[in-house]
RNA sequence: CAUCAAGAGACGACGGAGGGACUGGCCCUAUGAUGUCGCAGCAACCUUCAUUAAGUGAAAGGUGCUAAUUCCAGCAGUCUUAUACUGGCAGAUG
Repeated sequence: CAUCAAGAGACGACGGAGGGACUGGCCCUAUGAUGUCGCAGCAACCUUCAUUAAGUGAAAGGUGCUAAUUCCAGCAGUCUUAUACUGGCAGAUG
């Protein structure tokens, strides 16, 4: 600096109680979570290829991702309030 409302695992092995970044909520989890490995898949940031370029397409390679919108909120604004919306903070990835 860019993106974060889309997409993709009811998989196998190991293992055995926590996990969803933090706080609150809410949720997932012995019908086996989180995690590691394997396999499969999604995507197209980098790269490669096609194309004169832009743009577009493909997906061999490097990452990333595959519960819930980054699960929701946190700070500020609009709104009488709730709700809702907008922007930001924080976070994640490149």